[in-house]
Molecule: transfer RNA
Organism: Nanohaloarchaea archaeon SW_7_43_1
RNA sequence: GGACCGGUAGCUUAGCCAGGUUAUAGCGCCACGCUGAUAACGUGGAGACCCCCAGUUCAAAUCUGGGCCGGUCCA
Numbered sequence: 001g002g003a004c005c006g007g008u009a010g011c012u013u014a015g016c017c018a019g020g021u022u023a024u025a026g027c028g029c030c031a032c033g034c035u036g037a038u039a040a041c042g043u044g045g046a047g048a049c050c051c052c053c054a055g056u057u058c059a060a061a062u063c064u065g066g067g068c069c070g071g072u073c074c075a
Base pairs, nucleotide, nucleotide: 001074002073003072004071005070006069007068010027011026012025020058029045030044031043032042033041051067052066053065054064055063
């Protein structure tokens, strides 16, 4: 330098192909219940507008272009 894959909550992750309810789940966190107490378990809750910029569109996490970061491979 080139090709491909990835970036969404504190962590991991679905959704992207085929645009449409201001976005899924697990772990973790908070409160309550349960217990003599802890863990486990049960119920409820907070937490990301999706790496950045621009474009297309009535509408973009999703499509297009340009960047940044990480990984694999080639040179």